[in-house]
Molecule: Bacterial RNase P class A
Organism: Porphyrobacter sp. CACIAM 03H1
RNA sequence: UCAGGGGGCCUGAGGCAGCCGCGUGACCUUCGGGUCGCGAGGAAAGUCCGGGCUCCACGAAACGAGGGUGGCGGGUAACGCCCGCCGGUCCCGCCUUCGGGCGGGGCAAGGGAAAGUGCCACAGAGAGCAGACCGCCGAUGGCCCGCCAUCCUUCGGGAGCGCGGGCACAGGCAAGGGUGAAAGGGUGCGGCAAGAGCGCACCGGGGGGCCGGCAACGGCAACCGCAUGGCAAACCCCACCCGGAGCAAGGCCGAAUAGGGGUCUCGCGCCUUCCGCAAGGAGGCAGGCGUGUUUCGCGCCGAGAGACCCGGGUUGGCUGCUAGAGCCGUCGAGCGAUCGUCGGCCCAGAUGAAUGGCUGCCGCCGCGGGGCCGGUCCGUCAGGAUACCGCCCGCGGAGACAGAACCCGGCUUAUGACGGCCUCCUGACGUU
Numbered sequence: 001u002c003a004g005g006g007g008g009c010c011u012g013a014g015g016c017a018g019c020c021g022c023g024u025g026a027c028c029u030u031c032g033g034g035u036c037g038c039g040a041g042g043a044a045a046g047u048c049c050g051g052g053c054u055c056c057a058c059g060a061a062a063c064g065a066g067g068g069u070g071g072c073g074g075g076u077a078a079c080g081c082c083c084g085c086c087g088g089u090c091c092c093g094c095c096u097u098c099g100g101g102c103g104g105g106g107c108a109a110g111g112g113a114a115a116g117u118g119c120c121a122c123a124g125a126g127a128g129c130a131g132a133c134c135g136c137c138g139a140u141g142g143c144c145c146g147c148c149a150u151c152c153u154u155c156g157g158g159a160g161c162g163c164g165g166g167c168a169c170a171g172g173c174a175a176g177g178g179u180g181a182a183a184g185g186g187u188g189c190g191g192c193a194a195g196a197g198c199g200c201a202c203c204g205g206g207g208g209g210c211c212g213g214c215a216a217c218g219g220c221a222a223c224c225g226c227a228u229g230g231c232a233a234a235c236c237c238c239a240c241c242c243g244g245a246g247c248a249a250g251g252c253c254g255a256a257u258a259g260g261g262g263u264c265u266c267g268c269g270c271c272u273u274c275c276g277c278a279a280g281g282a283g284g285c286a287g288g289c290g291u292g293u294u295u296c297g298c299g300c301c302g303a304g305a306g307a308c309c310c311g312g313g314u315u316g317g318c319u320g321c322u323a324g325a326g327c328c329g330u331c332g333a334g335c336g337a338u339c340g341u342c343g344g345c346c347c348a349g350a351u352g353a354a355u356g357g358c359u360g361c362c363g364c365c366g367c368g369g370g371g372c373c374g375g376u377c378c379g380u381c382a383g384g385a386u387a388c389c390g391c392c393c394g395c396g397g398a399g400a401c402a403g404a405a406c407c408c409g410g411c412u413u414a415u416g417a418c419g420g421c422c423u424c425c426u427g428a429c430g431u432u
Stems, first nucleotide, its partner, number of pairs: 001428010014362007022039007041401001045412002048410005053246004058297006066242005071085005086110001088107008111237002116235002118231003133177002135173003140170002142167006148160001150159003185203006205224002209220004250319004260310007269285004274281002287301004326345004331340003364397007373390003376385003
């Protein structure tokens, strides 16, 4: 450089017009319809988060249960989302005095392991308070051999200061090797019998101090024990946050039935010099209910409250239902998410569920043709060439995932026509 294959990211999902067909909004209507406007997606999907909206819950405080989030700062209506930064980790590139420095990009499970409980299979000596398999040591105790000053001697030897050598029983070690995903800081020097942060230098770590930063955090100098795993997407602890249900919410109209039947549990108390002939009424208390517990307040009841089973009617219409935390554009602030000012626009509202067919032009892609067109190239300046770009002509192509149903902000998943960018693997050729 070429060919083939894989992965990631971006783009975009055609436009205009006419005719016919379908749905809908507004206006008009002789009620037959007419005119004008509009008519699916980047995910409309999943129903995973957050809200708007609607209804229910009596309120306040404390506690409990349940659920969610988890570095710092910002954005937002809010969030488990988005943006920036910090730390961690991985990949790449450049520089290098080879110690390291700088830059770019990706990832996510980012509080706590000294509050406690639990797990780490197998292997291994030992995996949470340890540990000796192979080994290393030979100082000290022990055993053995040799030499030897001296002493004793029954003349065989014995004792013994000292010296040399050996063994590795007691003992010392955790530096080296092995096992393992992981083995109790790393490199080097000293020290030791051999070792060990045992000591020291550097790196690493720690708490405190100072400096920078809103902060997470970073830097500097000194000092210091120089021993201390992993998992909390294990239970748990800490910090902060959280009413419930959902458009099948809810409202209105219409219609119909059986104000149906059965069983069970708890309870049905007290007071008043009030009213009343009496029955009873009025007022109050105990008590009960208002859906975890307690306290307080409020409301209701004060005689009813609750649970379970069987059975009947309604399945219709209207509304909610589309003007929005809306969209587009200019300018401004901000690294950015985003915010603000100004101007413009109205872009589906179905209800078994609409948006399709034909034609023409433009745009996109592919193939073929055209030099009697332009750029470009050559040129003896008459002209010639056509690989490339533009232009013209003809033919063909346009896919995948997929269809609103109250609306919006996210996340996740599916897919990738045409085209572009990045990267990896394989092969061929060339160069170094």